[in-house]
Molecule: small-subunit ribosomal RNA
Organism: metagenome
RNA sequence: AGAGUUUGAUUCUGGCUCAGAACGAACGCUGGCAGCGUGGAUUAGGCAUGCAAGUCGAACGUGAAGCUGUUGAUCAAUUCUUCGGAAAAGUGAUUCAGUGGAAAGUGGCGAAAGGGUGAGUAACGCGUGGGCAACCUGCCCCAAAGCUGGGGAUAACUCUUCGAAAGGGGAGCUAAUACCGAAUGUGGUCUUCUGGCGCAUGCCAGGACGAUCAAAGGUGGGGAUCCUUAGGGACCUGCCACUUUGGGAGGGGCCCGCGUGCCAUCAGCUUGUUGGUAAGGUAACGGCUUACCAAGGCUUACGGCUAGCUGGUCUGAGAGGAUGAUCAGCCACACUGGGACUGAGACACUGCCCAGACUCCUACGGGAGGCUGCAGUCGAGGAUCAUUCGCAAUGCGCGAAAGCGUGACGAUGCGACGCUGCGUGGAGGAUGAAGGCCUUCGGGUCGUAAACUCCUGUCAUUCGGGAAAAACGAUUCCAUGUUGAAUAGGCAUGGAAAGUGAUGGUACCGAAAGAGGAAGCCACGGCUAACUCUGUGCCAGCAGCCGCGGUAAUACAGAGGUGGCAAGCGUUGUUCGGAUUUACUGGGCGUAAAGCGUGCGUAGGUGGCUUUGUGUGUCGGGUGUGAAAGCCCACGGCUCAACCGUGGAACUGCAUUCGAAACUGCGGAGCUAGAGUACAGGAUGGGAGAGCGGAAUUCUUGGUGUAGCGGUGAAAUGCGUUGAUAUCAAGAAGAACACCGGUGGCGAAGGCGGCUCUCUGGAAUGUUACUGACACUGAGGCACGAAAGCUGGGGGAGCGAACAGGAUUAGAUACCCUGGUAGUCCCAGCCGUAAACGGUGUGAACUUGGUGUUGGGGGUAUUGACCCCCCCAGUGCCGGAGCUAACGCGUUAAGUUCACCGCCUGGGGAGUACGGCCGCAAGGCUAAAACUCAAAGAAAUUGACGGGGGCCCGCACAAGCGGAGGAGCAUGUGGCUUAAUUCGAUGCAACGCGAAGAACCUUACCAGGGCUUGACAUCCAGCUGCACGCCCCGUGAAAGCGGGGAAGCCUUUGAGGGUGCUGGACAGGUGCUGCAUGGCUGUCGUCAGUUCGUGCCGUGAGGUGUUGGGUUAAGUCCCGCAACGAACGCAACCCCUGUGUUUAGUUGCUACCGGGUUAUGCCGGGCACUCUAAACAGACUGCCUGUACAAGCAGGAGGAAGGUGGGGACGACGUCAAGUCAGUAUGGCCCUUACGCCCUGGGCUGCACACGUGCUACAAUGGUCAGUACAAAAGGAAGCAAUACCGCGAGGUGGAGCAAAUCCCCAAAACUGGCCCCAGUUCGGAUUGGAGUCUGCAACUCGACUCCAUGAAGCCGGAUUCGCUAGUAAUGCCGUAUCAGCUACGACGGCGUGAAUACGUUCCCGGGCCUUGUACACACCGCCCGUCACAUCAUGAAAGCCGUCUGCACCCGAAGUCGCUGAGCCAACCCGCAAGGGAGGCAGGUGCCGAAGGUGUGGGAGGUGAUUGGGAUGAAGUCGAAACAAGGUA
Repeated sequence: AGAGUUUGAUUCUGGCUCAGAACGAACGCUGGCAGCGUGGAUUAGGCAUGCAAGUCGAACGUGAAGCUGUUGAUCAAUUCUUCGGAAAAGUGAUUCAGUGGAAAGUGGCGAAAGGGUGAGUAACGCGUGGGCAACCUGCCCCAAAGCUGGGGAUAACUCUUCGAAAGGGGAGCUAAUACCGAAUGUGGUCUUCUGGCGCAUGCCAGGACGAUCAAAGGUGGGGAUCCUUAGGGACCUGCCACUUUGGGAGGGGCCCGCGUGCCAUCAGCUUGUUGGUAAGGUAACGGCUUACCAAGGCUUACGGCUAGCUGGUCUGAGAGGAUGAUCAGCCACACUGGGACUGAGACACUGCCCAGACUCCUACGGGAGGCUGCAGUCGAGGAUCAUUCGCAAUGCGCGAAAGCGUGACGAUGCGACGCUGCGUGGAGGAUGAAGGCCUUCGGGUCGUAAACUCCUGUCAUUCGGGAAAAACGAUUCCAUGUUGAAUAGGCAUGGAAAGUGAUGGUACCGAAAGAGGAAGCCACGGCUAACUCUGUGCCAGCAGCCGCGGUAAUACAGAGGUGGCAAGCGUUGUUCGGAUUUACUGGGCGUAAAGCGUGCGUAGGUGGCUUUGUGUGUCGGGUGUGAAAGCCCACGGCUCAACCGUGGAACUGCAUUCGAAACUGCGGAGCUAGAGUACAGGAUGGGAGAGCGGAAUUCUUGGUGUAGCGGUGAAAUGCGUUGAUAUCAAGAAGAACACCGGUGGCGAAGGCGGCUCUCUGGAAUGUUACUGACACUGAGGCACGAAAGCUGGGGGAGCGAACAGGAUUAGAUACCCUGGUAGUCCCAGCCGUAAACGGUGUGAACUUGGUGUUGGGGGUAUUGACCCCCCCAGUGCCGGAGCUAACGCGUUAAGUUCACCGCCUGGGGAGUACGGCCGCAAGGCUAAAACUCAAAGAAAUUGACGGGGGCCCGCACAAGCGGAGGAGCAUGUGGCUUAAUUCGAUGCAACGCGAAGAACCUUACCAGGGCUUGACAUCCAGCUGCACGCCCCGUGAAAGCGGGGAAGCCUUUGAGGGUGCUGGACAGGUGCUGCAUGGCUGUCGUCAGUUCGUGCCGUGAGGUGUUGGGUUAAGUCCCGCAACGAACGCAACCCCUGUGUUUAGUUGCUACCGGGUUAUGCCGGGCACUCUAAACAGACUGCCUGUACAAGCAGGAGGAAGGUGGGGACGACGUCAAGUCAGUAUGGCCCUUACGCCCUGGGCUGCACACGUGCUACAAUGGUCAGUACAAAAGGAAGCAAUACCGCGAGGUGGAGCAAAUCCCCAAAACUGGCCCCAGUUCGGAUUGGAGUCUGCAACUCGACUCCAUGAAGCCGGAUUCGCUAGUAAUGCCGUAUCAGCUACGACGGCGUGAAUACGUUCCCGGGCCUUGUACACACCGCCCGUCACAUCAUGAAAGCCGUCUGCACCCGAAGUCGCUGAGCCAACCCGCAAGGGAGGCAGGUGCCGAAGGUGUGGGAGGUGAUUGGGAUGAAGUCGAAACAAGGUA
C1' cells in the first nucleotide's frame, strides 16, 4: 500500500466482497509447564444455607459459668471398738466473701464508609470552567476561654400478666459522659455607631447600651499542706473526653457558561406556567410552597425511541468512527411504589412506617422475609468459577491501649478466556533402508527425516535444603529531647530483647535418573503462501466474493506431499479499518444517482472604495486548571518478557490576565466604479379588453345536372334516383388566422402570430443630472404555471378519446376506413402536473479568435439611402487554451474563481405503503421498511445483426435450354418389422455418402456349436519330444474333439537355434468417449480478404495503415492521405490444351523412290508431313486511335491465340466443440473361459409407407429394318485374345499374336434408304412363365446375362424446385478401377454431334466494402415484456381480538409531614405549706396533600386476524409479441 467482481474487450461511475487489528466472547478439533491479568454481558428473574458492622468496662448499673477461701448437709476409704457405736483423711449439696468476666441492657461513636449493580435517567445527570456577598460540616488540626452547683427519672433486674409465636402490658428497685433546671459569658447572636472595601442585594474590621445562649466527666502520677467515714478526697501535674467561639483542612449542598444520542412521518408547548409583592419553609438562594397582582415564558421546545456519564478502551496516517468490561472519578438504585424519623451527614442495600406482588411459619387469631455484599442454588441462556484459607499484610470502624471486627482486602483453587515466557531435544548419520505416495517405469519424494552413534538435562518426576524476601507497630528495658515543682507520669526520636506468616515446605537452590512424560490445527482455483493421485459424476457436496461438481475436478471426499500458525488452530458474532462509499481534512449534480417548472421576496448567509475609533472574531506572551491510572519517552525491579516502580513529557481543552491591530465584526465620517431614478428617440406574435376582416370547412335554401360518390395496399361499411358527388347563387354558424415567416422578435417560465383602437409591463441604446452601497442569493412564504381533467353556465363549424360499424388478421378489444359523444372554444372557479429540456439554479468577475443575424448608437463618405468600419445589448454556427470517463463544452462555458440556494449516495421493492397537509374528485406534495440481487448504469471500441442507407459482385434473379416433382424400375435414407435386419453420415455442407463390388468370405450383427497364453507379437521358466506337418479311423454341419500309425530336425558341438506342449508375464477388443486428441476432410469460398513491425493518434479497448477519389476478376493498380514498409492470401511461377521452331524417328507416319497384294505402310527405303515427347518461342495493353492527371477503359491493327486465351492443381486469418476413436495412430475408461478367437447357418437384400439421387419412357427431331463412315482415352499374363468353327443368343470349341505407339479389346449417335402414320401404337418396357449360358465349393433365401412367351404403369407431370453463359448445355457412345462373378442405371475419365439466351440489377438467395442504429456478444435461431397457472418468502389493508405504555377527569384514600384541636394523660422548671395552678408536652380527634387501587374517556407502540392488495424469488408451464434495428404503427 491494495485486490476480486458488471464487458467480447475498454474507460468511468457504482455497489458488494476480501486481506489488517481488536474482544469480558462462544462453538469445533487438539492440549505440556510457568508468570501476570481476567471471568454472569442474558432474567434489576426467584432464592435454601453460612458468613458480609461492630466496638468501647478508661461513660454506667447489673452480672452467668469457672476459680480461691469459708461454711459444711450427704456419703465415706481407713482406724479404734465394750460390736451398741465412735473418730475420721477424703468427697462435697449448701452459705458467705473475693476473684472472674460470659451475656443482655443504659450510654457513646460507628452503622450515610467499605462492597454490589446499571433498572431508571437525554438531566446541571455527567464532563469542563467558574460562582455562593445565598450555605452546612461529626471525627481531625491550630488558637482563645471555660468545665461551678443542683434535680427528677428510666432500662437492665425482680414480681406478675397476655400471646402458638413474633412480641408486648402492669407493678416495684437502680446508675451514668442518659435526661432537666440554675450560675458564669472569653465569646456568639439580635439592635446600633464608625472606618474600609466591593459586584447590585451587601461584605469585613473595630466600638457601645441592653437582651439572649454553655458544659460531664473518666483515667494515670505525685510530695509538702488541709480534711477524712481512714478506703480516700481537696491540691499539683499528665492524658482522654466535654462546652463556647474564631480559623483551617478535608467533605458536602446550591447556581451558572459551554459541551454531552436518534426521529420533524413529533411543530407548536406551558397555568405554579413566566414575573412581581407578602408570608411560610430550608443549612442555604429560589414558585421550593401558599395568597394576591400582572400575562407572561419556551421553541429543536413539546412528544416518542434509545442510553448511566467520564478518565479511558479499540481502530485509524490523521481528522474521525465505534465503545464505556476489569481499574479510577461522579451519578442513580437496593423486592415494587409512597413516606418520614434519627443524625454532622440518609429520606438510609443487610434501620423504621404504610400499600402491593411473591415466598415461608402458624395453634388460623396472627406473624416473618428481601443475596443488584462473598460463596452457593434453581431458572432462562450459545455462555462465565470455590457454599476455600486468613485477618499475617494494606485499609476502615471502635477503643487511651492491648485488641476486637472486617467475604473490604490479602491469598489459594477452577476455566488456553487473554497477554507473555519456556519446552516437546542437540550434533553426527546415505545401502539415500523399510514403508507410504507419485511415476514418462528410468526414477522421484517424504528425507538426515528414521534406524544407529555421541551428547545435553530446561520443564515435568523423585529426594534434600530452604520461615532467604515479604515486618512494621505494640510490650519491656536503655539513651536523648520536651512538658512538668519533679530524678513521678506523659509525649517525640533512636537503640536493644523476646515474639507474630493465611499463602507454604511455596518461590528459589542443589542432587538423581533417563530422550526418557509433552503437537496439533487450518489451508493449498484466483484474491492468497502452498499440487498431485484416487473416488464421485450438476449426485454427494463446497462456497467470504468471483464461482466449482453433468467421467480425465490442483475448487467435493480420502490419501501422499506442501504452505501457514503453533499449545494452540480454525469458525461464528461484533467494532474500526480498507471505504475519498456522507468527502472538515477529502466527493459530486449536461448524458452515470443528483438543478426545485418559473419568478417575487421574509429570516438567514455574503457584501464596493477612503478614513477614524473600538477590540467581537483573530494572533502572541503569562498565570490557574486540565485527578490518579492509562498512552509515549528515559531509567530501574522480578533470570527475560508480560507485569510493576520512579521520573519526564503529553493531556491538542477551559478560564483568566497582559499585549498587537493587517484582515473580519461593530460605531462614526466621507466617496462613486455596484445598484437605482429622471430624460430622448427607436424596436417588439409581452399582457388585458373591445371592435372589424377575408379565405377555407360544414350546414340550409334555390338553380343546373345524372349515376354514381367516397375511401383504400386492395376493399367494404357509409352517402346517392326521396337526385348524391360535381357546379352556380344566396344565407347561417363556429373555430383557426395561409403567404409575409426567418436557428428572426418578445416574455421569468408556461407561452405569444389576421387588422384597428384603448389600457398596461419589461428590456436595449444614447446623454448628462441626481441618490449614495440602497447590493447578491434566498430556508419557510406568496404569485404565475402547457395539455389533459373537474364544477356551474354558454357555445359547438371542423377535429375527435369513449363507442358503433367495415376491413386486416390465426386472433385484432390496434395500426387503415366510414361515422361519432365528451372534449377542443367563451365566462367564472378548481387542479398544479409534463422529456415544464439547454435534460445545464441565480448573480458577479476574469480568460485567444473567426463568421452570420436582430435592435440601438457612432464614424468616413454621400444630396440622401445602401455598402464599409467601430461600440453596446441580444440570438446562432465553427473553433483555441482549459476542462471532461468519454461524448462533448468552449466569452451565451460544462474554463478559472467568489457568494447563496436546491439536490444525490448501488439496483429492485418505490416515488409505493402508513401517517400528515392540500384537492369536489381524479389525484398532488412529503416519504419509508421488510425482503431480494451482485450487479444496475454512463461513454466509447470491435464485431454481429436490421422488414436502415449507399456502392459492387455471383447461373442470384431476369432471358433461355434441358431436367426433378406424376409412371415403372435401380439405388440410398427414414420409418416399420425382425433373433439380427451391424455401425457411422442428418439443413445448405447426410441420403448412387464411408461402400473402387454384402451369395460364403467380406462382417463388425443374430442363432447354434466350440477354444482359453488364445487367430497374431515379445519374453521367462519347465517338460522333453523332435519337429511343424503327413496318413488312417470315429464323431460332427463345420470348427473342433478323441484315437491310432508312419517317418523323424539343423548345427559353428557352446548345448545354441528352430518348433511343439505346460505354466506365467501378456495378447486381443469394429467395446465407450470425434465434447480428451493427432492426422485427414467438408463448408463459408477461389469469396478478397486477414494481419504484422515501426511510427502517429487515443487515458484505454482500439484506431491509422486496410479509409477516401478512380479502376480491376482481385486489398488489381493509380492518385491522395500520419503514415512508411512488410507477411499470409490475389496474380504469376507448375500441369493439360490451342500456334510455331529445334532435336529425336520406332512399335508411329508414308509425300517422294522401289517391290508386292483382290486389298491394306504389307515390304525395302525415307523422316518431308501427321504423330510421338523433350526443349524453346509466342501475348506484354507491347503498337495505333479516343478518353483519363494516372491506373485504366473502349475501339483497331497484326497474330494460331488479346486483354487472367480455355481448363486443372493450388483453398489466407479463421468459423461451424462440423465429420471421422469403424482406415490408421492415440490419452482415459471398460471386458479378460469373454465385449477375445474359430466354425455352420442366417441377417446386412426383410416391406402398409415417406423422401433423396438416378435409369428407362411416354414417342414421328421418333421407332424399326437394312446399308455405310469417323474417335479419344484406357487396359491386358491365373491376362487381353484375333482368324476359324458351333449356337437365334448369352456363349462354347479353339488358340495366331502380344508383358504391347508392334498383338488384343473397341464406338454410337450422325449419314443413306425402306417401313410404321399418332394408336397405349411396330411407343413403352415393368412384371410373370418357360428354356438356357457364365462365374464360383455353392446362385433357395440372394448373382449377372441370353432366348421364347407375357406386355403393367405411363400420352410430358400440382404446389414447388435443380443444372447450365461455349466446345458450355443438351445428346451419343467408349474406357477404367473395385472384381471369381455381379446388382454399374453408380463413380472416375475419354471422344463424337453440338445449341439458345443475357434488356438489365427493381426484386429472391449468398457474398464484399463504406456508413448508420442497437438494450445483441452463445452475437436476431439474439435479447426481452406483461397477464394467467404452481410453489416459497417478506409486507400493506382488514370486521375484530389480545396484552402493554400513557394523558385527562372523577371516586376512594394507607403511612406520614405540616396545620388546627386536644375536655384524656404527664416526674424535672415557675407560683404555692399543701391541694392545686401555670409553662411546656403527649395520646386522641380533625383538615390539606398524598402511594396503591377503582371508574370513565382518549392517545402511542406492538402482536394476532377469515379475507384481500400488490411485491420478490423459483432449468425447461400457458397466451400473446410491448421494447431493443425505421423492432416491422419511430